[in-house]
Molecule: small-subunit ribosomal RNA
Organism: bacterium enrichment culture clone R1-2
RNA sequence: GAUGAACGCUGGCGGCGUGCCUAACACAUGCAAGUCGAACGGUGUCAUGAACGAAGUUUUCGGACGGAAUUCAUGACAUAGUGGCGGACGGGUGAGUAACGCGUGGAGAACCUGCACUGUACUGGGGGAUAGCAGCUGGAAACGGCUGGUAAUACCGCAUGAGACCACGGGAGGGCAUCCUCCUGAGGCAAAAGAUUUAUCGGUACAGGAUGGAUCCGCGUUUGAUUAGCCUGUUGGCGGGGUAACGGCCCACCAAAGCAACGAUCAAUAGCCGGCCUGAGAGGGCGGACGGCCACAUUGGGACUGAGACACGGCCCAGACUCCUACGGGAGGCAGCAGUGGGGGAUAUUGCACAAUGGACGGAAGUCUGAUGCAGCGACGCCGCGUGAGUGAAGAAGUAUUUCGGUAUGUAAAGCUCUAUCAGCAGGGAAGAAAGGCCCGCAAGGGAGAUGACGGUACCUGAGUAAGAAGCCCCGGCUAACUACGUGCCAGCAGCCGCGGUAAUACGUAGGGGGCAAGCGUUAUCCGGAUUUACUGGGUGUAAAGGGAGCGCAGACGGACAUGCAAGUCUGAUGUGAAAGCCCGGGGCUCAUCCCCGGGACUGCAUUGGAAACUGUAUAUCUGGAGUACUGGAAGGGUAAGCGGAAUUCCUGGUGUAGCGGUGAAAUGCGUAGAUAUCAGGAGGAACACCGGAGGCGAAGGCGGCUUACUGGACAGUAACUGACGUUGAGGCUCGAAAGCGUGGGGAGCAAACAGGAUUAGAUACCCUGGUAGUCCACGCUGUAAACGAUGAAUACCAGGUGUUGGGAGACACAGUCUCUCAGUGCCGGCGCAAACGCAUUAAGUAUUCCACCUGGGGAGUACGUUCGCAAGAAUGAAACUCAAAGGAAUUGACGGGGACCCGCACAAGCGGUGGAGCAUGUGGUUUAAUUCGAAGCAACGCGAAGAACCUUACCAGACCUUGACAUCCUCCUGAAUGUUUCGUAAUGGAGACAGUCCUUCGGGACAGGAGAGACAGGUGGUGCAUGGUUGUCGUCAGCUCGUGUCGUGAGAUGUUGGGUCAAGUCCCGCAACGAGCGCAACCCCUGUCUGCAGUAGCCAGCGCGCUAUGGCGGGAACUCUGCAGAGACUGCCGGGGAUAACCCGGAGGAAGGUGGGGAUGACGUCAAAUCAUCAUGCCCCUUACGGUCUGGGCGACACACGUGCUACAAUGGCGUAACAAAGGGAAGCGAAGCCGCGAGACGAAGCAAAUCCCAAAAAUAACGUCCCAGUUCGGACUGCAGUCUGCAACCCGACUGCACGAAGCCGGAAUCGCUAGUAAUCGCAGAUCAGCAUGCUGCGGUGAAUACGUUCCCGGGUCUUGUACACACCGCCCGUCACACCAUGGGAGUUGGAAAUGCCCGAAGUCAACAGCCCAACCCGCAAGGGAGGGAGUUGCCGAAGGCAGGUCUGAUGACUGGGGUG
Repeated sequence: GAUGAACGCUGGCGGCGUGCCUAACACAUGCAAGUCGAACGGUGUCAUGAACGAAGUUUUCGGACGGAAUUCAUGACAUAGUGGCGGACGGGUGAGUAACGCGUGGAGAACCUGCACUGUACUGGGGGAUAGCAGCUGGAAACGGCUGGUAAUACCGCAUGAGACCACGGGAGGGCAUCCUCCUGAGGCAAAAGAUUUAUCGGUACAGGAUGGAUCCGCGUUUGAUUAGCCUGUUGGCGGGGUAACGGCCCACCAAAGCAACGAUCAAUAGCCGGCCUGAGAGGGCGGACGGCCACAUUGGGACUGAGACACGGCCCAGACUCCUACGGGAGGCAGCAGUGGGGGAUAUUGCACAAUGGACGGAAGUCUGAUGCAGCGACGCCGCGUGAGUGAAGAAGUAUUUCGGUAUGUAAAGCUCUAUCAGCAGGGAAGAAAGGCCCGCAAGGGAGAUGACGGUACCUGAGUAAGAAGCCCCGGCUAACUACGUGCCAGCAGCCGCGGUAAUACGUAGGGGGCAAGCGUUAUCCGGAUUUACUGGGUGUAAAGGGAGCGCAGACGGACAUGCAAGUCUGAUGUGAAAGCCCGGGGCUCAUCCCCGGGACUGCAUUGGAAACUGUAUAUCUGGAGUACUGGAAGGGUAAGCGGAAUUCCUGGUGUAGCGGUGAAAUGCGUAGAUAUCAGGAGGAACACCGGAGGCGAAGGCGGCUUACUGGACAGUAACUGACGUUGAGGCUCGAAAGCGUGGGGAGCAAACAGGAUUAGAUACCCUGGUAGUCCACGCUGUAAACGAUGAAUACCAGGUGUUGGGAGACACAGUCUCUCAGUGCCGGCGCAAACGCAUUAAGUAUUCCACCUGGGGAGUACGUUCGCAAGAAUGAAACUCAAAGGAAUUGACGGGGACCCGCACAAGCGGUGGAGCAUGUGGUUUAAUUCGAAGCAACGCGAAGAACCUUACCAGACCUUGACAUCCUCCUGAAUGUUUCGUAAUGGAGACAGUCCUUCGGGACAGGAGAGACAGGUGGUGCAUGGUUGUCGUCAGCUCGUGUCGUGAGAUGUUGGGUCAAGUCCCGCAACGAGCGCAACCCCUGUCUGCAGUAGCCAGCGCGCUAUGGCGGGAACUCUGCAGAGACUGCCGGGGAUAACCCGGAGGAAGGUGGGGAUGACGUCAAAUCAUCAUGCCCCUUACGGUCUGGGCGACACACGUGCUACAAUGGCGUAACAAAGGGAAGCGAAGCCGCGAGACGAAGCAAAUCCCAAAAAUAACGUCCCAGUUCGGACUGCAGUCUGCAACCCGACUGCACGAAGCCGGAAUCGCUAGUAAUCGCAGAUCAGCAUGCUGCGGUGAAUACGUUCCCGGGUCUUGUACACACCGCCCGUCACACCAUGGGAGUUGGAAAUGCCCGAAGUCAACAGCCCAACCCGCAAGGGAGGGAGUUGCCGAAGGCAGGUCUGAUGACUGGGGUG
């Protein structure tokens, strides 16, 4: 884009189209094919006339009237029957059919053709029946039977015969042939129908054209080879039969043919075409409506009639089904139009009319016509129209949202002005209709009048009202269109990707928006996009895909020159290519859809004329392709036979003694019965070191000692010969590693299986000791490999360079070198190609030819079938089902029990610890009313917490408050607030008393308290995975990036890699890069040296005073120190190394030397790392409680486990007596002296807001003394008693003191931590927090080591490189079994359907054939009887549908059990 559509929601009008796709399932009812009286005899009704004349009335009795019934004649109408024409058209359906069925083009010297047309010639004279009808009669009915009589345009002879036909004779012409045509002679044969209104209409024969039909042929016409052979009237002939006609169409006989890889046969599917849909086209799909052809008419068979049928609304038979029945027998066929049931997702009215068009019959009027014309139903499709137009900002209300300001809906509405299409109302109102027929006219022609289903419809006009007329889908991307709420991996959505786990533009709803619009979506199907079956127009090194290799039949393709032909090819003409459709132009319905007219096109087929380049073909020729011959060298080419040495093993003998062997280490094993080792001799089998190579040969597999024989191929040279002999190659044939199989040998070594020993969690393995098939030979089989260059064969062309093998030629200065060339075999590389990798004269380049193969992954190279094989198995080779990927190449990372380089207390070298004890502290666990919460490998665990008795406090129990403990606003009342104090409570809450303000214009105000209402407060409630901020970590590791340029299709790369160097992406050099940024370093602080200035509260050398001997004082500014400002260090200098670089090593000088030491400083990022309980904050939640207040308890529990510490275990020690710091702190503070207490401390009060006073004693250390190796004069836990201090309060639950008690512990398993110099270790001091409470934390100084060979290893990190199936990135990915659930499928004892054939039996109807007897009007013979011809029934025979029997073939369903597969 499309549809004969269906479904969901919705639905105003009209036009034009269209409507059982399923059950070719079954059908009630009505209608769909009749007509002609001008073919016929009748019959009926009516009218008229005539004849006769009944009943009746009347009568003058004579009759008259009356006219029934009957008969005849005429006319009109109707009609059962005979007869004619038509029921073979029109209408329906698509079951069957893979076919001359259809399409297209041809053929007939093998055909037929009613009605209609044209022409020619006729239409004479007879005969016998029969329906109707009447009578009788059978049957329930359907339907008959017998007798009698009757007509024809019904039937039958006779006459005539232009012409036809049959057989025969003669002549002429034609054709490729069988043969055909014409002329002619004589013979034979067969015709006719009448009607009438007198206008005509018929009938017969022949001929012609037309129309319609039958037949034959070329070409085209779906899929399957897991269907490969098929056929017996089959193929052909001769002779018959039959037909309209040819023909095995049928029959007898004869021959044995015919079809098939160019796909026969079989199976499956299917009506074919014009056309329709799609597509740029080529194609692909379809064949509904309309048109052409075919086939069918309940299923199967058959003929009759006829011009035409093997016949939809005809006949006969058989089967199934339905109906009627008196049970004897009958009737029926909607795939005609309506309609019904059924099936189905689904498809309409039991309508009107013959007015038009067409058809049948008729002379006509006319009759019939479910053809047709119309109407009805269905948004089923296409087309058209409408649902209003203009104005209108207070941007109304409402709604939605909001950052609360607004924004959106939105000129939208309302309001005002206007219009009236459609629908509704009223009035008018068509075209389609003109012929035929009738009248006039000789005719040509003229004239009058009639006929409308649709339909009071289309259309026109008028009045009047915006009144009656909008929905559906979508809004994450593709794809136009976004917000809110609800929900919370639920409910749901989904075409693909995917969305939903508490902030969903994706679910549901709402507002808004987008699209289309009387429709909109969904589903189904087809084409497109899809170059994704590639003709146009693809591929095969690695993505799927080259056959393992060769030979070669068919086939395909094929060198040069010349000539002929004209099959292909090109071109002209002619015929055809139906109409409709399509395209263009024009016209008609108001437009359009639609309809009409004209043109084009229909790319095709056929016939015919021409051309001759190319292909083909034929002929003649050539040597370039190919081959032959001769000469020559090279080679692990093949087959067979023989020979050789080294080595292994075994046997024999000698020497010799205790081990050998084997491994990472061992053991099994061998050995005192003498091994291994060694010497000599022998046996046997297999393989051939060195040469050996990127080398050689072969088609591939493959081939390696030497010699001989036989044999294949390639190459070079020569240019004698052949003359396109070539290339490829479906099938086919041959070869084909290893393993395996069969038969027979052989068997040294090796070695599946197997055994033992090890390893291991296990070890049916890797390792070891043994060891059988096998490996070897001969003859067979197998026929596969990562049979690989993952690259089919052949030919030609397209830059080079450099090796190497074999051969040849040439040059030269000739053991050789150089140049050229042919054939192989390698590497590098340009053009070109390629997705890239790469290939690149040995192509994966440019071209040509041929073969093979591919078309998403899995299922699966599986199943079934078939072929081959002894087997193993091989070859061929699916489907169901399932997934949205599988795959290739390259990129960046990450990772590796990959590589290279480098660094780090990473290891190593050292020192000291932890892990064992007791205690402290944190955590887990457990417990509890509560033991609040967080932190969780490194990077949680002396962490948040720089300090839980109350408070803190978030937890628990109990008691209490509700606008609240805290903030802002409002109303009313009060005057305070606040302080002191009383009662009461467990306590808060509660109830009192006393004291106690400011401004003022005197109204009040500020401020505060109380009461009240609501907005609100409050929350350490949740979410650190919604967040900000802050922090940890990799890591103070050296990295992380950008701009421009360049390279690459791109991701990306380059820079940033490389060579050096560094602590460093630090620097130097090089380089398609050049620069830059964040990091590094430096700039900052402390410290180490010096200088200048300054000199108190610090200092005191010199001078003076004083003294308790103390910078205390005067004074000084030298020193220390303090503070400020500077200097100094930069590889600056020298030597060596390095590349004349960067830099490294050494040295000098210097307080300090190569960053002097330390600190602060933390790139891009990673870990959804930590924190909602510091703080802030979105959303959610609570609101007399999850908020607030209070008392008491808990955070301190205790079987246990872990982390971090303290103290120790002692003599480098314990105890006793005596020195030397730094850095800090101090007012609700530090607190001296003095005095009391054993002591903690108390009393006391000087000084000090501090370089002034205080805390404050530094300790280790030194010296001396004592202890004497012990659970101790070590160690101090635990406990008892007595106290001190802080505090409202030390019970749970503080610290300290004294006395007493004196536990474990004698240096710590596996494992593990810190540290490289003023460091470790060791020693004490101070501070923060703090009323009090450190073994913790943060700082300070004192004493003060050992070791580093080095980078193999462990851990972490950096750079380069490599592999990768990883990218949540190795804590990755992922394989198979087992267990469970579901799904499809193979096998399966079988069971049960279907299909098409075959053989036999039975054999209906019927054609054909035969036939004794039977029946019969026409014609013939006969006087007649009768006979003949002919016909009928009957019987028989061949064939023959359905049916029965039988064994097979193909195919479907199902089956206990079973096999694998898929998904979860």